[in-house]
RNA sequence: CGAGUGGGCCAGGCGAUCGCGCGCCAGUUUUUUGGCGUGAGGAAAGUCCGAACUCUGGAGAGCACGAUGCUGGGUAACGCCCAGGCGAGGCGACUCGACGGAAAGCGCAACAGAGAGCAUAACGCUCCAGUAAGCGUUGCUUAUUGGAGUAAGGGUGAAACGGCGGUGUAAGAGACCACCAGCAGCCCAGGUAACUGGACUGGCUAGGCAAACCCCAUCGAGAGCAAGAUCAAGCAAGAGGAGAGGGUGGGUUUUCCCAUCUUCACGGGCUGCUCGCUCGUAACCUCGGGUAGAUCGCAAGAGACGUCGAGUAAUCGACGCCGUAGAGAGAUGAUCGCCGCCCCGCUUUGCGGGGAACAAAAUUCGGCUUAUCGGCCCACUCAAAUC
RNA sequence: CGGGAUGUAGCGCAGCUUGGUCAGCGCGCCGUGUUCGGGACGCGGAGGUCGGAGGUUCAAAUCCUCUCAUCCCGACCA
Repeated sequence: CGAGUGGGCCAGGCGAUCGCGCGCCAGUUUUUUGGCGUGAGGAAAGUCCGAACUCUGGAGAGCACGAUGCUGGGUAACGCCCAGGCGAGGCGACUCGACGGAAAGCGCAACAGAGAGCAUAACGCUCCAGUAAGCGUUGCUUAUUGGAGUAAGGGUGAAACGGCGGUGUAAGAGACCACCAGCAGCCCAGGUAACUGGACUGGCUAGGCAAACCCCAUCGAGAGCAAGAUCAAGCAAGAGGAGAGGGUGGGUUUUCCCAUCUUCACGGGCUGCUCGCUCGUAACCUCGGGUAGAUCGCAAGAGACGUCGAGUAAUCGACGCCGUAGAGAGAUGAUCGCCGCCCCGCUUUGCGGGGAACAAAAUUCGGCUUAUCGGCCCACUCAAAUC
Repeated sequence: CGGGAUGUAGCGCAGCUUGGUCAGCGCGCCGUGUUCGGGACGCGGAGGUCGGAGGUUCAAAUCCUCUCAUCCCGACCA
């Protein structure tokens, strides 16, 4: 110098003028004026996870449903983070992994192929029997039919039941043997563990899919700041909405109607279902009516920053220090000048023109994911050259 | 701000909850027959990579993740 990998940071600066929200002060005075202070992000986003907070429900039981999934640690918690293991990719720095279970169960595997799950004989190979033809004639060769054996070979497929060599055989085959891969059991060593290394024995091979069901382990009430609390204003404390049987009383000529008690149903609540419990006050629903306001919740919090210490790290502890948006249809903006950055052109130590992202708080935090012009810093790798 | 649903041919919808053989149905469109001509009717045909990207799988419209677009609902009082 070139090509990369990982991590951290910034998100143009200064000034002037005009304007906006909020807070304080002063005036004016009842909604305005002036001064001062303050006013977006790394993602404020997607709303994908986890919590705080608030309300509802909290006799209980069972079944569903959902989420997560190697090990250890961190954390308020997590599906997040750190470290390690295993697997995959890369020459490497390093990166990626929904990474429990398929020798529990129910299943699936289209098309192709002979055969697709404790598989299969269509071709091929070999043997036996028959038929035909030929010849060098008590046999051999070729063709063909039938039977039996066979997973070596060809071929299909994403996938064909270990690999390779030998023995063996009519041809073959873990049928047998050596080596290798892999599995199960048990033992030893290292490690907190996941796991790794090794010895012995066994049987010869155990396939894929759980990001469909399922099994195992762990966890999980529901709703969400339009939660909710207080006050004010206003309308119509309005209308409608489900039985059956029996008893008593009343109205009625009877049918029937009303009230009440009881049984069975029905409905509301326990916010998925069932049992069970409880209530039936119209709880609940539909229609109609009214208001379109104020205050709190609401910013001191699992806060930020710095130093020291513990820890490989995530993170934690101690001390010091800081005060940092709070609207309610929703403020945080616009113009100009100079400088800085990038691009283009020219009369080239300057001049002229153009450009500068993604996007913007709305109860608040911790994460993840996605979008993003341009630039800075640190550590590391590879290659080449030189010493 | 919060919650929920949908996206498949020009339009309206199935198929997705058992992943597979060809992604179908109706209307519309094109050609043709019939008719003096049109409509209706009969016959034949075209038109899709299932909103986009990635993953799991031998295989994805379907399962999972991210993303884009559209639509719907939610104030309080008696």
Annotation:
Two RNAs folded together computationally: RNase P RNA and transfer RNA, 465 nucleotides in total. It holds a member of the Rfam family "Bacterial RNase P class A". By type it is a ribozyme. The coordinates come from a structure-prediction model, not an experiment, and the mean pLDDT is 76.